Small-subunit ribosomal RNA from an uncultured bacterium, 1455 nucleotides, folded computationally.
Its Rfam family is "Bacterial small subunit ribosomal RNA".
């Protein structure tokens, strides 16, 4: 887009057009086909006319009976024409049924038109009506009577019709119009008018029209349907028909269709034409229109010009009705209705005015065809639903804020203005072109003109005009992307949304709602079907290395296509022209409804198929010729071509027979297994079977599978050279045939060796595996089957073309090693093309033609089920439900590998010292508790935030208070300088009460404090996955980016890569790269080493002075030291190597040497690492509480487990005495010197000292004694005691002292942790926090100080460059298959129901033809009865199709 729809919301009004797509289910009730009295004979009704009679009553009226068919008329009834049209439907049909186009010499047409002729004579019944009679009815029977344009007889008869005869033409033809003659047959109907005639009727020819038949040509799906046919082809002779024919009979022949799809099965009216699309197509056939078919279902015939007939006939079946049960009646797929079904389709209307239509001479009559209303937004098209103006940018809504605003929105109110519609009122068409009566005129006598008259459903509609008044009128959808359009609020992987990807797990532009927006408008969504977009079945217009997809290979049948060159016809082809292609539709014009939609007229179109003509290029066809395709010939040489016998040796197992002797064998390691009955090894002999080292090669050879020791016979194919010979003999190749690895089958031989299956033995959680002893089938031969392989080049097969280089086979160019030689192979790089890349590239995957095969998302599935082949296994062909949104190529950047290649690191290894075993300290899990507040959890959480939990800290808990609040703050009011001090009650907080005391400034006021009132406070509530800042950890690892060029469709890549080099993407070299950033390194501190400047509170060498001693004092600056500013090291020097960077050297020189040693200093980034309790923040959440103040309790619990420490197990130790030597910091609420006192924590006393100035000060270390290997003089945990010192307070729950106690522990399993030099280790000092301290941690200082790195093979991490990859949340990854559950489709299955085709044989209506001796008839005929045929029915045996079916199989979804 597009529709005969629907379904929801929502609807003002006009116009066209449209309206059961399901049940060809069933039907109430109306109506839809009737007309002619100018055929008839009559008269039931009605009209009127005549007669008779009767009341009213009155001379002439009404009514009313009754007779008369006399008049219009006219029920029923005879007849004539109609009913075969119009109108419905769409069940059948794959068919000459439709379409087109042709033919009928093989035919028919009632009514029309036209032509000629003719319409005499006479006749007879049968309806009606009447009698009468049987039924319930529906119908019938009988008898008497009668017209006609029923009916029959007879007459004339043409150009009819048969039949002969014979002339000439015609046609493709069989055969025959046409004329000529002869013979036979063979018609009729009147009416009405009245003298003009007009309807008619009978025979004929011709036209028209409307029919019938015949072909050629198109027309769906399936081969998981391959064969079908016996009136079945086809002659002859019949019979039927309008008419040709097996349409139907007899007899004859044996034929006829079929792979260019018969036959079967399934679906289906087809066509003009619709939609859709650039077209080619693909899909559809509703309403208009042409054809077909149908009429409750099957079957038949009558009567007609026509039916085998929707609203006739019979005759059968279902089926609904009536019924007096004996019998009858129906057929809406006509128009309305009805009920059913269904998501779903309308009035039981009006008129026959106009248009046709039938009857009639007409007027009319009948027409549910038409022609109008009516209902439905179901479709298209117009119209409105107002227009201008109007800012305080209005209230209100929402949002967002930088609190100024923004947006709704000129929207609104307001003003003015217009009136489409709408309401009331008035006016008021066409459609009537035409016909009817009735007059009149002309003339060609039935037609014209003319007058008058008459006829309108819709319609008082359409339209028109006045009035009124913005009045009466707007919605649906959707706003993640695709797709125009965005933001709150709710919600909380709930609810829910979804066309596709996906939304939704507490900040949802996707769910619901709101505002605001898009879009589209009387409509909008949605559903559903079709084309499109899909070059996604492709003719136009794909494709097959690797994505689906080349058959396993070859021969060959049809079939496709084919070299040169001439002639001929002209079939395809081209042009021309004829006829046809309907009509509407569509397409241009012009035109008519106010416009449109719709309508009328006209015109091109309709690509189509036919006939007639011309051409000969190309295709085909026919004759005729050629050699380059193709094939013979003849030579040369080469080959693992095939078979078919026959040789050879080396190995391998047996077997004999000698040597010999203890194992052998086999494996990562072993065992099973063999051996003393002598193996294994060895040597000799024999015996078997199989495969054939080296040559061996990107090598030959073959179609392909495949072919490998030698020789020899047979066969067969290819390459080369010549060029004698055929003369298009060619290619491709659907069926077909043929070969066809290995396993496998069948018989029947052989079996050394190997070796599925089995065994044993290992390995392992198991190991039905991998190893390993063994060992059958097989492997091997012959015959036979089978028919597949990653049968691979994942690449079908033939022929031309299109740069090159190079290896190698195998041939020729007289010879040759030489050639930018020639042919045919096999191969490797490459060009131009081509390719999604990857690659292919004269052996194409390039550029062309030809032919076969094959592909159409993944699963199911190479499965079912058929069906074909196999002796089985199987093979081949080959789907379908249902299910996902992907599956799949190739290439890229990562990440990852029990992948390589280089290369780092206390990573291993080498060592040293630890941990894990034992008390303690600590943290943490768990577990208890009112509460054990909270956080941190692999490496990177666990002496962590906390660098100081008794109170407080403190977030927990219990309890008691407080609610502008403990702490801040703006504002109003009142108090009162701050503040200090005391008393009660209380656990306290906190409540009550007393006194003291009075800032600043002249003042106004102002500072502070306090109460009161409002406005803000507060929250260690909750998200670290909203955040921000900060950390940790890969890692101080050397990565990690960018400009520009360049290379690639692109992701992306180069560069950053190669070689050497370094600690180092640290530098050299190469080098489509050149450059440059963050990193690295260098700058910065600290240390070493000099030097210069500077000397206090350091220092003292000189020189004085002093002391019981001490730089104590003057003085110095020389030295130590201190702390400023320089230097110093750069692979610079030499040697060796090395293009170079650079490496090496127990080189040199230097305090220091190859970054000297540390320390700061973290690149792109990862891990939603940690932290909302540091801090800061954004939403949520609490307000007499989750806030805050307080006592008291808790973060110290303790069955247990785990990390980190510390203290020790002792002798290298311990203890007691003596004695020596740092750095670094720290101090006034403070460090103390000394001195008393105390065993001793420490107390008292009390110099210095705000610090280079005074104060704290080692320890291991040396010397010395003791102990002597023990649970000890080791270890010191716990326990009792008795104090010390902070602090309000050491119960809960502090350290320190002393005296007693004296535990566990004798060096610690699996496994783990640090450390490479002033390092481990050991030794002791100090600081923070801090009243004090649970610190044995932290954080830094020095003192003593080793011992080992051969090495990168392994383990962990890491870095580069390569490699596979199905991973990208990236190997803590993806992912197989079973089992267990559920749901869902489907095969199979004993059997069960069901369909529709068809055979076979029984019966057989109603009908047509046919036949027929009794009856009826003078006769023609009839009646009966029979045959032949059939719808139906019934009865049997297959065959297909679907459905179900206990149970089965296997598939597919499901976390």
């Nucleotide at each position: 887009g597009a529709u005969g729809a629907a379904c929801g919301c929502u609807a003002g009004c006009u116009a066209c057009a449209g309206g059961c797509u399901u049940a060809a289910c069933a039907c109430a009730u109306g109506c839809a086909a009737g007309u002619c009295g100018u055929g008839g004979g009559g008269c039931a009704g009605c009209a009127u006319g005549g007669g008779a009679g009767a009341u009213g009553c009155u001379u002439g009226c009404a009514u009313u009976u009754c007779c008369u068919g006399a008049u219009g008329g006219c029920g029923a009834c005879c007849g004539g024409c109609g009913c075969a049209c119009g109108g419905g439907u769409g069940a059948g049909u794959a068919a000459c049924g439709c379409g087109u186009a042709u033919c009928c010499a093989a035919c028919c047409u009632g009514c029309c038109c036209u032509u000629u002729a003719c319409u005499c004579c006479g006749g007879c019944a049968c309806a009606g009506c009447c009698c009468g009679u049987c039924g319930a009815a529906a119908g019938g029977c009988g008898g008497a009577u009668u017209a006609a344009u029923g009916c029959g007889g007879g007459a004339u008869g043409c150009a009819g019709u048969c039949a002969g005869a014979g002339a000439g033409a015609u046609g493709c033809a069989u055969a025959u119009a046409u004329g000529u003659c002869u013979g036979a047959c063979g018609a009729a109907a009147g009416g009405a008018a009245u003298u003009g005639u007009c309807c008619g009727g009978u025979a004929a020819g011709g036209g028209a029209u409307g029919g019938g038949g015949a072909u050629g040509c198109g027309u769906c799906c399936g081969a998981u349907u391959a064969g079908c046919u016996u009136g079945a082809c086809g002659g002859c002779g019949g019979g039927g028909u309008a008419a040709c024919g097996g349409c139907c009979c007899a007899c004859c022949g044996u034929g006829g269709c079929u792979a260019c799809g018969a036959u079967c099965g399934g679906u289906a009216g087809g066509g003009g034409u619709u939609c859709u699309g650039a077209g080619a197509g693909g899909a559809a056939g509703g309403u208009c229109c042409c054809c077909c078919a149908c009429a409750u279902u099957g079957g038949a015939a009558c009567u007609g010009a026509g039916a085998c007939a929707c609203g006739g006939u019979c005759c059968a079946a279902a089926c609904u009705c009536c019924u007096a049960c004996g019998g009858g009646a129906g057929g809406c797929a006509g128009c309305a209705g009805u009920g059913a079904g269904g998501a779903a389709u309308a009035u039981u209307g009006g008129u026959c005015a106009a248009u046709g239509g039938g009857c009639g001479a007409g007027a009319g009559c009948c027409u549910g065809a038409a022609c109008c209303a009516g209902c439905c937004a179901a479709g298209u098209a117009g119209c409105g639903u107002g227009c201008a103006g109007g800012a305080a940018g209005a209230c209100g809504g929402c949002c967002c804020u930088a609190u100024g605003g923004g947006u709704u929105g000129u929207a609104a109110a307001c003003u003015g203005c217009u009136u489409u519609u709408g309401u009331a009122c008035g006016g008021g068409a066409a459609u009537a072109a035409a016909g009817u009566u009735g007059g009149c005129c002309a003339c060609g006598u039935g037609u014209g003109a003319c007058c008058a008259u008459u006829u309108g459903c819709a319609u008082g509609u359409a339209c028109c005009g006045u009035a009124c008044g913005a009045a009466u009128a707007a919605g649906g959808a959707c706003c993640g992307g695709c797709u125009a359009a965005u933001u709150c609020c709710g919600u909380g992987c709930c609810a829910g949304c979804a066309g596709c990807c996906g939304c939704g797990g507490u900040a949802a532009u996707a769910c619901g709602g709101a505002a605001g927006g898009u879009c589209c408008g009387g409509g909008c969504g949605u559903u559903a079907u079709c084309c499109g977009g899909a070059u996604u079945u492709a003719u136009u217009g794909g494709g097959u290395u690797u994505a689906a997809a080349g058959g396993g290979a070859g021969c060959g049948u049809a079939g496709g296509c084919c070299g040169u060159c001439u002639c001929a016809a002209a079939a395809g082809c081209g042009u021309g022209u004829u006829g046809u292609g309907a009509a509407a539709u569509g397409u241009c014009c012009c035109g008519g409804c106010u416009c449109a939609a719709c309508c009328g007229g006209g015109g091109a179109u309709g690509u189509g198929c036919a006939g007639c003509g011309c051409g000969a290029a190309c295709u085909g066809u026919g004759a005729g010729a050629c050699u380059u395709g193709a094939g013979u010939g003849u030579g040369c040489g080469g080959a693992a071509g095939g078979u078919a016998u026959g040789c050879g040796g080396a190995a391998u197992u047996c077997g004999u027979g000698g040597u010999g002797u203890a194992g052998c064998g086999g494996u990562g390691a072993a065992a099973u297994g063999c051996a003393u009955a002598g193996a294994u090894a060895u040597c000799a002999c024999g015996a078997a079977g199989a495969a054939c080292c080296c040559c061996g090669a990107u090598u030959g050879c073959g179609a392909a599978g495949g072919c490998a020791g030698c020789c020899u016979g047979c066969c067969a194919g290819g390459c080369c050279g010549c060029a004698a010979c055929u003369g298009a003999c060619g290619u491709u190749g659907a069926a077909g045939c043929u070969c066809g690895a290995a396993a496998g089958u069948g018989c029947g031989g052989g079996u050394a060796u190997c070796a599925a299956a089995c065994a044993g033995g290992a390995u392992u959680a198991g190991a039905u595996a991998c190893c390993c002893u063994g060992g059958u089938a097989g492997u091997c031969c012959g015959c036979a089957c089978g028919g597949u392989a990653a049968a691979c080049g994942a690449u079908g097969g033939g022929c031309a073309c299109u740069c090159g280089c190079u290896g190698u086979c195998g041939g020729c160019g007289a010879c040759a090693u030489a050639c930018g030689g020639c042919c045919g192979g096999c191969g490797g790089c490459u060009u131009a093309g081509c390719g999604a890349a990857a690659g292919c590239g004269u052996u194409a995957a390039g550029u062309g033609c030809c032919c076969c095969a094959c592909c159409u998302g993944g699963g199911g599935a190479g499965u079912a089920c058929g069906c074909c082949g196999g002796c089985a296994a199987c093979g081949g062909u080959g789907a379908a439900a249902c299910u996902c949104a992907a599956a799949g190529g190739a290439a890229u950047u990562g990440a990852c590998g029990g992948g390589g290649g280089c290369c780092c690191g206390c990573a291993c290894a080498a060592g040293c010292g630890g941990a894990g075993g034992a008390a303690c300290a600590u943290g943490u899990g768990g577990u208890u508790u009112a509460a054990u507040u909270c956080g941190a959890u692999g490496a990177u959480a666990c002496g962590c935030g906390a660098g100081g939990a008794a109170c407080c800290u403190u977030a927990c808990c219990c309890g008691g208070g407080c609610u502008u609040g403990a702490a801040c703050u703006g504002u109003g009011c009142c108090u009162g300088a701050a503040u200090c001090c005391a008393g009660a009650g209380g656990a306290a907080a906190c409540u009550c009460c007393g006194g003291a005391g009075c800032c600043a400034g002249c003042a106004a006021u102002g500072g502070c404090a306090g109460g009161c009132a409002u406005g803000g406070a507060g929250g260690u509530g909750c998200u670290g996955c909203a955040u921000g800042g900060u950390u940790g950890u890969c890692g101080u690892c050397a990565g990690c980016u960018c400009g520009u060029g360049c290379c690639g469709u692109g992701a992306g890549g180069u560069g950053u890569c190669g070689g050497c080099u370094u600690a180092a993407g640290u530098g050299c070299c190469a080098u489509a790269a050149c450059g440059a950033g963050c990193g690295c390194a260098a700058c910065c501190c600290c240390u070493u080493c000099g030097g210069c400047c500077a000397g206090u509170u350091g220092c003292c060498a000189u020189c004085a002075g002093g002391u019981g001693g001490u730089g104590c004092u003057g003085g110095g600056g020389a030295c130590u030291c201190u702390g400023g500013c320089c230097g110093u090291a750069c692979u610079g020097c030499c040697a060796u190597c090395g293009u170079a960077a650079g490496a090496u050297g127990c080189g040199a020189g230097g305090a220091a040497g190859g970054u000297g040693g540390g320390g700061a200093u973290g690149a792109c980034g990862u891990c939603a690492a940690a932290u909302c309790a540091g801090c800061a923040c954004g939403g949520c959440c609490c307000u007499u509480a989750c806030g805050u103040c307080c006592g008291g309790g808790g973060c110290u619990a303790c069955a247990c487990a785990c990390g980190u420490g510390u203290u020790a197990c002792a002798a290298u130790g311990g203890g007691g005495g003596g004695u020596a030597c740092a750095g670094a910091g720290g101090g006034c609420c403070g460090c103390c010197a000394u001195c008393c006192g105390g065993c001793g924590a420490c107390g008292g006393a009390g110099c210095g000292c705000c610090a280079a100035u005074c104060c704290c000060g080692a320890a291991a270390g040396c010397c010395u004694c003791c102990c002597c290997c023990a649970g000890u003089u080791c270890g010191g945990a716990c326990u009792g005691g008795a104090g010390u010192c902070u602090g309000c307070a050491a119960c809960c729950c502090g350290a320190c002292u002393c005296c007693a106690c004296g535990a566990a522990g004798c060096u610690g399993g699996a496994u783990u942790c640090g450390c490479u030099a002033g390092u481990a280790a050991u030794c002791g000092c100090g600081c923070a926090u801090c009243a004090g301290c649970c610190a044995c941690g932290g954080c830094g200082c020095g003192g003593u100080g080793a011992a080992u790195a051969c090495g990168u093979u392994c383990c962990c991490g890491g870095g580069c460059c390569u490699u596979g990859u199905a991973c990208a949340c990236a190997c803590c990854g993806c992912c197989c298959g079973u089992c267990a559950a559920g749901c869902c489709a489907u095969g199979a299955a004993a059997g069960c129901c069901g369909g529709g085709g068809g055979u076979a044989c029984c019966u057989g209506a109603a009908g047509u033809g046919c036949g027929u001796a009794a009856c009826c008839g003078u006769a023609a005929g009839g009646g009966g009865c029979g045959c032949c045929c059939u719808a139906g029915g019934g009865u049997a045996a297959a065959a297909c199709c679907g459905g179900u079916g206990a149970u089965u199989g296997g598939g597919g979804c499901u976390a």